[in-house]
RNA sequence: AGCCGGCCAGGCGAUCGCGCGAGGCUUAAUCUAAGCCCGUGAGGAAAGUCCGGGCUCCAUAGGGCAGGAUGCUGGAUAACGUCCAGUGGAGGCGACUCCCAGACCAGUGCAACAGAAAUAAACCGCCGCGCCAUGGCGCGGUAAGGGUGGAAAGGCGGGGUAAGAGCCCACCGCUUCUUCGGUGACGAAGAGGGUCUAUGUAAACUCCAUCCGGAGCAAGACCGAACAGAAGGCGAUACGGCGGCCCGUCGUGCCUUCGGGUAGGUCGCGUGAGGUCCGCGGCAACGCGGAUCCAAGACAGAUGAUCGUCCAACGACAGAACCCGGCUUAUCGACCGACUU
Repeated sequence: AGCCGGCCAGGCGAUCGCGCGAGGCUUAAUCUAAGCCCGUGAGGAAAGUCCGGGCUCCAUAGGGCAGGAUGCUGGAUAACGUCCAGUGGAGGCGACUCCCAGACCAGUGCAACAGAAAUAAACCGCCGCGCCAUGGCGCGGUAAGGGUGGAAAGGCGGGGUAAGAGCCCACCGCUUCUUCGGUGACGAAGAGGGUCUAUGUAAACUCCAUCCGGAGCAAGACCGAACAGAAGGCGAUACGGCGGCCCGUCGUGCCUUCGGGUAGGUCGCGUGAGGUCCGCGGCAACGCGGAUCCAAGACAGAUGAUCGUCCAACGACAGAACCCGGCUUAUCGACCGACUU
């Protein structure tokens, strides 16, 4: 100077003020309120709602089609499109970082413009023959050189040729087979192939492999209170439920329009795939075992204000609403560790 990881997001004291606690005490009392004490109270992303689940209901829950997702290998996990380790490729001097990582001989598309030509090609050029003769024209050969382009009949060196070309040879690349190493992706070595290339693209349609019910805490359960039904349609060979469709299965009522009542309370609601420490196993993600702790639960929505002090910082980004595992995005500043130049 870089690159990777960890950790912090205020602490302490005083005064005042809020929410919660199947905590304690006192007063009051058969309505459950008030006061005091103790404990506790917004993040690393609480954000986005991008994935995956736990949980609740449909519901007794199955097969198929359509649809969707993932895409190298092996592991971790409740699961994942996440994470760990590796393989291949790309970038970087390096530590490291990134990947749109199955199949183009199953098929169908697309490749504008430029260029002669983008699935067999000749614009310039090179060579040969003929004519004309300053120039140039015609025929034949060529695809090495130049041009166009993202891409033009493998690359480089030599031989050969009229001039050239895998035309031939060595090496490289590609491809087939064998052997060895590895769980595997794959790697190494050897032998052969020049009738070895005619491309690219699948985050184009598609094919292959694997996976996937739906809706969601405004889910849902309980208590209490109030109200008002009317008309039309289908009706067991019917209708309704199961995301769309079919089969299957379950139920006996269902659908549409007009009109009326309820907006209250409790639970769900935080004991969890939980936190911290230690030991063992594993390269690691993580797993197993032991000990210990319980750290917000509001419901028009609390977690605050002032002073002092410490400090690198509280000055940035920014506020819980069922919870958790990730990913992505925003961001002030300090410290620690490993590695590279």
Molecule: Bacterial RNase P class A
Organism: bovine gut metagenome